The RNA shown here (glmS glucosamine-6-phosphate activated ribozyme aptamer) has 166 nucleotides and comes from an Actinomycetota bacterium. Lineage of the source: Bacteria > Bacillati > Actinomycetota. Its Rfam family is "glmS glucosamine-6-phosphate activated ribozyme aptamer". The family's RNA type in Rfam is riboswitch. Its mean pLDDT, the model's own confidence on a scale to 100, is 77.

[in-house]
RNA sequence: ACCCGAACUGGAGCGCCAGGCCCGGACCGCCGUAGGGCAGCCCGGGCGACGAGGUAGAGGGAUCAUCGAAAGACUCGGCGGAUGCCCUCUCGGCCGCUCACGGUCGUGACGAUGCGGAUGAAAACCCGGGGGUGACCCCGGAACAGAGGCCGCAGCGAUGUGAGGC
Numbered sequence: 001a002c003c004c005g006a007a008c009u010g011g012a013g014c015g016c017c018a019g020g021c022c023c024g025g026a027c028c029g030c031c032g033u034a035g036g037g038c039a040g041c042c043c044g045g046g047c048g049a050c051g052a053g054g055u056a057g058a059g060g061g062a063u064c065a066u067c068g069a070a071a072g073a074c075u076c077g078g079c080g081g082a083u084g085c086c087c088u089c090u091c092g093g094c095c096g097c098u099c100a101c102g103g104u105c106g107u108g109a110c111g112a113u114g115c116g117g118a119u120g121a122a123a124a125c126c127c128g129g130g131g132g133u134g135a136c137c138c139c140g141g142a143a144c145a146g147a148g149g150c151c152g153c154a155g156c157g158a159u160g161u162g163a164g165g166c
Stems, first nucleotide, its partner, number of pairs: 014080004019076001020047006027040001029038003050068003056090006064084001091106005097164005110157002113154005126141006
């Protein structure tokens, strides 16, 4: 270096759990004839964001973080993180070529608006299967978004300044 096999990951709605709720067990107390119920406390455990979209590099800032789906004890509360926003610098694209400045954007590298198109969820719910004493968890099947970017059309704004060169 190549080949074979196994395990893990598949990546920011992401990770975690001191509040809270729930489950199991120990202890103690109360109620009850009893099976049992309730309160307290301790130990162990469970729940605690469903996908879509999103990163040029570095630094800084703001009690900052897009879109819908579901639900109405939890997507609640908290901690950490974060591709979004603003500013500075660097790199890069475009403004016919080169350089500088300026503008705008981020490799799909002008902007905003309207219309159309393609792209297109997952969870919940329902059905089926599996694991756990249990709370609950895992797997399979079928359904349903919005935003953004992209493509096309329409008209609008911008497509600059200086020097050099063709």